[in-house]
Context: one part of a larger RNA
């Protein structure tokens, strides 16, 4: 000198863009953060219409708990653990998986029994539970059909370092489905197989902090055979066999730490760092476990144990902010218990749409950065006052006053955007389908509706210099000097050093220098 998620002192006008618990991965009141589908299903309630004298029957609309489907494994948070194939980079998978999506092939036949909801009875303070009876399905399930799928047997071939795994022939065995909407055309689904895209698992080469005041470590340990397990290789697990394996090229042990793209600095080499943003990993009160599922060993799922908190009728129950706000506490220190789904994106749905503390906004903080302003021009009796003085004057100083202007920002008044056109809706045109001038699919022209921010940005007008400057330094390094007070005192100080009666180093004042909505100090780093 640069940099900073900064803090402190002091001062503080406006705006744009960023950014904000680095400490206690301490404990958490309250609200919200994951739902959706009635075009899978039965039911209940409300409303409406039609027929009927009425009971009632049928139709339509809306709402809902439950069964069922998809999602909830994404998105969001944090960095505790981890020195590791964890991350980075380059490869391998002849050892693998993949819901939704895209392309292609084929199929979607026929039966059955339950169960929640609901109703009844009962237990419990509650959380919740037991039992009897009834009912549906795209829930569950039997049979059929079936291969280029899977398995078995036999054979052939290619490639390869290597084939049970790839290609292929023959024979045998096994395995599937679900319907909904629509008058219909059709459409949304369902089942099996092949391919793709995107996603993931596993393996390997190389690279990744400090301590030798850590020198030896290791029995599933190292390898083999067999079996089990997995989507899959493998001591991953088990039995048996052998006695191996690692290590001064630092094993083992200990300390510290999420890793990277990057960021800061530096001419570079390097050093330091990993906050925001992006990729990967790990974690979700602490420890352990599996279930469901295409995918989890699952932040707002389940079970067990523990600590803590809460409720209780003392028998027993409930909970998990390292989501967004917010609270206590800790700390030098870090914000609103805000608005909206209008945009972008995500989940569900044929769609309308619903949900979304992701996200988009607004708010608070000079925390950073960038921009703007606090006026401009003229103005010498060089006014007054202050300070210094050799008492002549010098300086503050064109500075002020005064004159003439301007109108940024702020203030007030008026107007007023873009972000919003996709989908859906309305009115047309065309192509295909179709008997059709219905309807449907696709293409296309026009129109209306949809904005949290926000009456914001922006524009115009109004008035008046009116509302807007401070901080530090002045001995040398280092730009900037005098007076007064003090008298080795009080004090200053980054280093050298100032202060003991004329202190340019203390304190005050005038003046000067530097920066300026900041200025200085401290911490950290190059």
């Nucleotide at each position: 000198g640069g940099a900073u998620g900064a803090a402190c002192g002091u001062u503080g006008g406006c705006g744009g863009c960023g950014u904000g618990c680095c400490u206690a991965a301490u404990a958490c009141a309250u609200g919200c953060a994951a739902g959706u589908c009635g075009a899978a299903c039965g039911a209940a309630g409300a409303c409406u219409g039609u027929a009927g004298u009425a009971a009632u029957a049928c139709u339509g609309u809306c709402u809902u708990a439950g069964u069922g489907g998809c999602g909830a494994a994404c998105g969001g948070g944090u960095g505790a653990g981890u020195a590791a194939c964890g991350c980075g980079u380059g490869g391998g998978u002849g050892a693998c998986c993949u819901g939704c999506c895209c392309c292609g092939a084929a199929g979607u036949g026929u039966g059955g029994g339950a169960u929640a909801a609901c109703a009844g009875u009962c237990c419990g303070a509650a959380a919740g539970g037991a039992u009897u009876g009834c009912u549906a399905a795209u829930a569950c399930u039997g049979c059929a059909u079936a291969a280029u799928a899977u398995c078995c047997a036999a054979g052939a071939g290619a490639u390869u370092a290597g084939a049970c795994g790839c290609u292929u022939u023959u024979g045998g065995a096994u395995u599937a489905a679900a319907g909904g909407a629509g008058u219909a055309a059709u459409u949304c689904g369902c089942u099996u197989c092949g391919g793709g895209a995107g996603g993931g698992g596993c393996c390997c080469g190389c690279g990744c902090c400090c301590c030798a005041u850590c020198a030896g470590c290791u029995a599933g340990u190292u390898g083999g055979u067999a079996a089990g397990g997995u989507a899959a290789u493998g001591g991953c697990u088990u039995a048996c066999c052998a006695a191996g394996g690692c290590u001064u090229u630092g094993a083992c042990g200990g300390u510290u730490a999420g890793c990277u793209g990057g960021u800061c600095u530096g001419a570079g080499a390097g050093g330091a760092u990993g906050g925001u943003c992006a990729g990967c990993c790990a974690c979700a009160c602490u420890g352990g476990g599996a279930c469901u599922g295409a995918g989890a060993u699952a932040c707002u799922g389940c079970c067990c144990a523990g600590a803590c908190u809460c409720c209780u009728a003392c028998g027993g129950g409930a909970g998990g902010c390292u989501g967004c706000a917010g609270u206590c506490g800790a700390g030098a220190a870090u914000c609103a218990u805000u608005c909206g789904c209008a945009a972008u994106g995500g989940g569900c749905g044929c769609a309308a749409g619903c949900c979304u503390g992701a996200c988009g906004g607004u708010g608070c903080g000079a925390c950073g950065u960038c921009g703007c302003g606090u006026g401009g021009a003229g103005g010498a009796u060089g006014a007054a006052g202050g300070u210094c003085u050799u008492c002549g004057g010098a300086u503050u100083g064109u500075a002020a006053a005064c004159u003439c202007c301007u109108g940024u920002c702020a203030u007030g008044u008026g107007g007023g955007a873009g972000a919003a056109a996709u989908g859906g809706c309305c009115c047309g045109g065309g192509u295909c389908u179709g008997a059709a001038c219905a309807g449907g699919a696709c293409c296309u022209g026009g129109g209306a509706a949809u904005g949290a921010u926000a009456g914001u940005a922006c524009c115009a007008c109004a008035g008046g210099a009116g509302g807007a400057a401070g901080g530090g330094a002045c001995g040398g390094c280092u730009a900037a000097c005098u007076c007064u007070g003090u008298g080795c005192c009080a004090g200053c100080a980054g280093c050298c050093g100032c202060g003991g009666u004329a202190a340019u180093u203390c304190a005050g004042a005038g003046g000067u220098c530097c920066c300026g909505a900041g200025c200085g100090u401290u911490g950290u780093u190059c």
Record summary: Predicted 3D model of a 526-nucleotide part of an RNA (small-subunit ribosomal RNA, 5' domain) from an uncultured bacterium. The coordinates come from a structure-prediction model, not an experiment, and the mean pLDDT is 81. It matches the Rfam family "Bacterial small subunit ribosomal RNA".